[in-house]
RNA sequence: ACUGAAACAGGGCAAACCAAUCGAAAGGUUGGGACGCAAAGCUACCGGUCUACGGGUAUUAAUCCUAGGACAGCGGAGUCGCCAGU
Numbered sequence: 001a002c003u004g005a006a007a008c009a010g011g012g013c014a015a016a017c018c019a020a021u022c023g024a025a026a027g028g029u030u031g032g033g034a035c036g037c038a039a040a041g042c043u044a045c046c047g048g049u050c051u052a053c054g055g056g057u058a059u060u061a062a063u064c065c066u067a068g069g070a071c072a073g074c075g076g077a078g079u080c081g082c083c084a085g086u
Stems, first nucleotide, its partner, number of pairs: 001086004012037002017032006035073001041079003045076003048071003054066003
């Protein structure tokens, strides 16, 4: 540098759910807990998905539209890395 995720070593992460907490919400954080994961490490760059405080349309109201909010455990891309092989 390239290839692989069958196995080995050290091991690592932690879905649902519960509690606390932050947030308008989606969701985040911490602790418990393990469904799974070879990048389930990191980055919202591309696509996608979720939410709609504020804003817009209309209005009695509901509804509807909108990301500047969020998801990296939806796919792609970028980047760093463990093990094994060449």

Predicted 3D model of an 86-nucleotide RNA (c-di-GMP-I riboswitch aptamer) from a Pseudomonadota bacterium. The model forms 100% of the base pairs in the Rfam consensus. Model confidence (mean pLDDT): 80 of 100.